[in-house]
The part of an RNA shown here (small-subunit ribosomal RNA, 5' domain) has 497 nucleotides and comes from Micromonospora haikouensis. Rfam family: Bacterial small subunit ribosomal RNA. Clan: SSU clan.
Context: one part of a larger RNA
RNA sequence: CGAAGGCUGGGGGGCGUGCUUACCAUGCAAGUCGAGCGGAAAGGCCCUUCGGGGUACUCGAGCGGCGAACGGGUGAGUAACACGUGAGCAACCUGCCCUAGGCUUUGGGAUAACCCUCGGAAACGGGGGCUAAUACCGAAUACGACCUUAGGCCGCAUGGUGGUUGGUGGAAAGUUUUUCGGCCUGGGAUGGGCUCGCGGCCUAUCAGCUUGUUGGUGGGGUGAUGGCCUACCAAGGCGACGACGGGUAGCCGGCCUGAGAGGGCGACCGGCCACACUGGGACUGAGACACGGCCCAGACUCCUACGGGAGGCAGCAGUGGGGAAUAUUGCACAAUGGGCGGAAGCCUGAUGCAGCGACGCCGCGUGAGGGAUGACGGCCUUCGGGUUGUAAACCUCUUUCAGCAGGGACGAAGCGUAAGUGACGGUACCUGCAGAAGAAGCGCCGGCCAACUACGUGCCAGCAGCCGCGGUAAGACGUAGGGCGCGAGCGUUGUCC
Numbered sequence: 001c002g003a004a005g006g007c008u009g010g011g012g013g014g015c016g017u018g019c020u021u022a023c024c025a026u027g028c029a030a031g032u033c034g035a036g037c038g039g040a041a042a043g044g045c046c047c048u049u050c051g052g053g054g055u056a057c058u059c060g061a062g063c064g065g066c067g068a069a070c071g072g073g074u075g076a077g078u079a080a081c082a083c084g085u086g087a088g089c090a091a092c093c094u095g096c097c098c099u100a101g102g103c104u105u106u107g108g109g110a111u112a113a114c115c116c117u118c119g120g121a122a123a124c125g126g127g128g129g130c131u132a133a134u135a136c137c138g139a140a141u142a143c144g145a146c147c148u149u150a151g152g153c154c155g156c157a158u159g160g161u162g163g164u165u166g167g168u169g170g171a172a173a174g175u176u177u178u179u180c181g182g183c184c185u186g187g188g189a190u191g192g193g194c195u196c197g198c199g200g201c202c203u204a205u206c207a208g209c210u211u212g213u214u215g216g217u218g219g220g221g222u223g224a225u226g227g228c229c230u231a232c233c234a235a236g237g238c239g240a241c242g243a244c245g246g247g248u249a250g251c252c253g254g255c256c257u258g259a260g261a262g263g264g265c266g267a268c269c270g271g272c273c274a275c276a277c278u279g280g281g282a283c284u285g286a287g288a289c290a291c292g293g294c295c296c297a298g299a300c301u302c303c304u305a306c307g308g309g310a311g312g313c314a315g316c317a318g319u320g321g322g323g324a325a326u327a328u329u330g331c332a333c334a335a336u337g338g339g340c341g342g343a344a345g346c347c348u349g350a351u352g353c354a355g356c357g358a359c360g361c362c363g364c365g366u367g368a369g370g371g372a373u374g375a376c377g378g379c380c381u382u383c384g385g386g387u388u389g390u391a392a393a394c395c396u397c398u399u400u401c402a403g404c405a406g407g408g409a410c411g412a413a414g415c416g417u418a419a420g421u422g423a424c425g426g427u428a429c430c431u432g433c434a435g436a437a438g439a440a441g442c443g444c445c446g447g448c449c450a451a452c453u454a455c456g457u458g459c460c461a462g463c464a465g466c467c468g469c470g471g472u473a474a475g476a477c478g479u480a481g482g483g484c485g486c487g488a489g490c491g492u493u494g495u496c497c
Stems, first nucleotide, its partner, number of pairs: 001494001003493002006490002011364001013362004017357002019322001024318001026317003031066003036063002039059002043057001044055004073275003083199007092192002097188008105139004114129006145168003152161003174180001201247003208238003213235008250272004254265004277298005300311004328354001330353003336350001337348004367397004377388004401438001403433005411424001414421002441486005446467003452481005462469002
């Protein structure tokens, strides 16, 4: 130390913490809005001729909106503007939110759901007919926006800013009692994009590398600069201050160690990056080239009526495999936070908790005081005794922790007219009860290094970190007694300082 394995404990508590690789059965992990819309599959209520009808308390599926780009996981790749730090953008974007100004006029045609029908084993698909909208399209108006054009001011080179003339194309959505919305434009906030200086691995047994290569002009592309892309032109660009190649590696705040300088590491927590079966691609969108979206190819798995289809746990649990080795297919949205909603609320394996593991740290207990003729037993002995040892017995006392019984929270702010509303949890905590009662091991004792004798063994069996022990009196092997050191741990191995 994210440890592992050995012996031991299975007393209790708090806080932390717990798979390297790859394939995955099963469940859950992203929905929500009826105050956008047409509606009514199911349930409720009412009526019923029992066929059904009504209502909208509500609501499946559908159209539409917002979210799904957050949150969660992993470290494969990456030696790079990926990261850290400091600057720049007069070369940029930013949904929801805040703020300021203005507007919200008038029309239209469709389409899903639904009905009919057809194909298919399924996944799903085709045709015909009807309908709505905050879905889609046209027209009007529009300060401002964009382009152009006198003159003014400013700067950092391209230029920026405000402003005159002319021109271009572009808006809107309802519901209405309020509320909630919609559109245009300016500013802000937040988030992002791009560029640059500097910094941080090993290798020269890698010395030369480069053709979109280096620069220019025209064009394309983007929100935006740029060889980013393309055509043409020039022949450049980098390199012992280590280019190019190879190896290794996510980076940082930090963590460990050290007096420091330094060395090692990047697990948990926080920031950034990259990835989502492998490789490639775009679509939608404010934002993705998108873990639980789409398309193509590949490997693999599954279904099939053989025609064709389905899938992606490096989300939370869990399974098999691998490994020295790493947990529950738990509870709850009560709190915090997030999405949607006017709200109630719904969703949330984020999160809050619980479970398992001495994996780590911290604190506690396994009793306290007295008690000698120094009992018995064990071991040693010079046979006198010594030692275990106040240790035990015995007496007096206490009851932490565990156990049993009674009481019993904070966390609740909020939400709801009110009743009410806590997963943890009958937990923590408080009170009472009984009885020393239920709770000790591990390593070592030749020197380094603290702690010694006896017996057994006889270079055997064995020990060992180094020096070295063992061949008949071994303080070094094995056992016993005793001792030393730590203690719910102790010692071993690995690794770093």
The RNAcentral record of the full RNA draws on ENA and SILVA. The prediction has a mean pLDDT of 82.